Two RNAs folded together computationally: RNase P RNA and transfer RNA, 524 nucleotides in total. It holds a member of the Rfam family "Bacterial RNase P class A". Rfam classes the family as a ribozyme. Its mean pLDDT, the model's own confidence on a scale to 100, is 76.
RNA sequence: GGUGGGCUGGACGGCCGCUGCCGCGUGGGUACUAUGUACGUUGCGCGGGGGAGGAAAGUCCGAACUCCACAGGGCAGUGUGCCGGAUAACGUCCGGGGUUUGAGCGUCAAGGCUCAAAUACGGCUAGUGCCACAGAGAAGAUACCGCCCCGUAGGCCUCACGGCAGACGAGGUAAGGGUGAAAAGGUGCGGUAAGAGCGCACCGCUCGUUCUGUAAAGCGCGAGGCAGGGUAAACCCCACACGGAGCAAGACCAAAUAGGGAGGGAACUUCCGGGCUGACCCAGUUGCCUGGAGGUGCGUGCCGGCCCGGCGCGCCAACGAGGGUCUCAUGAGCCGCUAACGCGUCGCAUGACGAAAACUUCCGGGUAGGUUGCUGAUGAGUGUCCGCAGCGAUGCGGCGCCUAGAGGAAUGGCCGUUCACGACAGAAUUCGGCUUACAGGCCCACC
RNA sequence: GGGCCCAUAGCUCAAUUGGUUAGAGCAGAGUGCUCAUAACGCUUUGGUUCCAGGUUCAAGUCCUGGUGGGCCCACCA
Repeated sequence: GGUGGGCUGGACGGCCGCUGCCGCGUGGGUACUAUGUACGUUGCGCGGGGGAGGAAAGUCCGAACUCCACAGGGCAGUGUGCCGGAUAACGUCCGGGGUUUGAGCGUCAAGGCUCAAAUACGGCUAGUGCCACAGAGAAGAUACCGCCCCGUAGGCCUCACGGCAGACGAGGUAAGGGUGAAAAGGUGCGGUAAGAGCGCACCGCUCGUUCUGUAAAGCGCGAGGCAGGGUAAACCCCACACGGAGCAAGACCAAAUAGGGAGGGAACUUCCGGGCUGACCCAGUUGCCUGGAGGUGCGUGCCGGCCCGGCGCGCCAACGAGGGUCUCAUGAGCCGCUAACGCGUCGCAUGACGAAAACUUCCGGGUAGGUUGCUGAUGAGUGUCCGCAGCGAUGCGGCGCCUAGAGGAAUGGCCGUUCACGACAGAAUUCGGCUUACAGGCCCACC
Repeated sequence: GGGCCCAUAGCUCAAUUGGUUAGAGCAGAGUGCUCAUAACGCUUUGGUUCCAGGUUCAAGUCCUGGUGGGCCCACCA
C1' cells in the first nucleotide's frame, strides 16, 4: 500500500423553530337538570418530557398478525439442492468435506505437501436435445500432412549382392504436425515394420470391500486396461418444501346517495296439508298453484390454474274446467219516455289477477370522517457485561438497558469551542436475514 | 405503503431451440431527376441490445444484483 471482516457513523454549550403526549390557563362550539356541568377531527398561550438508521432503501427471501369455509386429494406450477448443526422460520448463519484458483515447497515430469481465497457443489452412468465456424474427423468418430510395410512400372549408384530418392495402387498406424473451447487417460520404460494399455511401473479413473467418521467423505486392499468428452443458470429425472391475499389486511361507529341502468344467469319428481283469484254457494279429480319434508338435478360463487371431492347461496311468476246467485267496468242492441240531446228497464258479449333470484361483468351514484389494528416489558427485544454448555453459529441463568408512533407525513437552522471538518441517506403494522449505497476513524486477519 | 409489468438505432418494431458481422420501416446525410420544391430512384451514417457480474466454447436471449419508466388499489349500498 491492497483485499476481506468487525465496531463507530462527530462531541459540548447557547439561541430560534417543527411535531406528538401530559398538565395548567383562556376563547369559541354542541348538549343538558343552564351564573353551572359534560363532550371533543376546536383556536391561542405557558410549563414539563419524547422525537429516525446501519442501512429506515431494494421489496429479494423467511416469519408474526389478520381475513378468505375448515386450508382436502391428484396433476400442473414455483422454489431449494455436498454433509451435519443453529434457529420461531429461512434461499440466512456456523462447523466440516469435496472441487477450483493463486503463492511457496517438492518431483526428471506428473501425482503430492503447506497457506490463502472462491465455491448456484444432487443426477449427463435414467432418457432426449445441442456442440456454430474451423477441421480429415465432434461421440461407440476419423487418415489431411506425416510415419511404416507390400505391390506395379520406371529412374539413379554398384562388377554383383544390394542400396537411394520419388510416382501410382492397396493397406497398417492416433506416436508427431495441423484445426478447434473440446480430438476418446497422463509420464516413463519395454515392445513393434511403424505404432498403439499391446505389455509393465507410477499416477489418474471405475467397480467391490476392510477400517475411521453421525454424515459428506477419507485412507488402505483387491479386481478391471479404461468403459463413461462437454453442457442440467438445456428439456428433464430424483429428493424436500410451498393454499391465497396482504395493515389500502381486518374490526367497530357515523354521514351521504338514484338501494339506479345495461348484459350474463337455473326444475323435475315423491309424500303430507291448504287452495284455484271480482264476491259467494254446490260438487269435488285426471289439470294447475302453493306451504313443509325428502330425492335427483340445474345455476352461481369459493377452495390460486385443471380434474375429483367439498362448502355457501339461489332455483321466481303465470292458477283451468262444471252448475247457480250477485257486483263493477266497457261495448253495441231491443223496448219505453222525450221535439231532440238524453234518461230508464231488460237481456247479450268481453273483462276483473299478475312478471323474474343467488351471484357476476361493465357503466353510473355517494363519502374522502372518527375509533381501533399501532408499538408491545407476560418482548422470537437488546448488551464490547458476568457465569455455564458448545470449536462455532447459538442456547440457558444472572445483571444492566430500552419508551417516535404520525396519518400526506414532524427530527431542522444559526452561532461559539474542538477534532479527522462530517459520507450514504429519512421511520409509515412489526420482527429475523440477504443485497445494494457509504466520507472519515479504531481494531483484526491475509497478501 | 403494497402488488404487477416493461426496457433493442432519434421514433415504431423484428431477431427460430443460445450460434458466426443484431436487421426492417420512418427520420437524418449525400447524390440523381426538376427551372425550383415535394414525391420517386441510388448510396450511406447511426447500437455500451438500460447497467454490472456470472453460467457456457459462445449471451439481445439463461441466472443474480442494480438503474430508469409505466399500470393497479380505499369505504358505502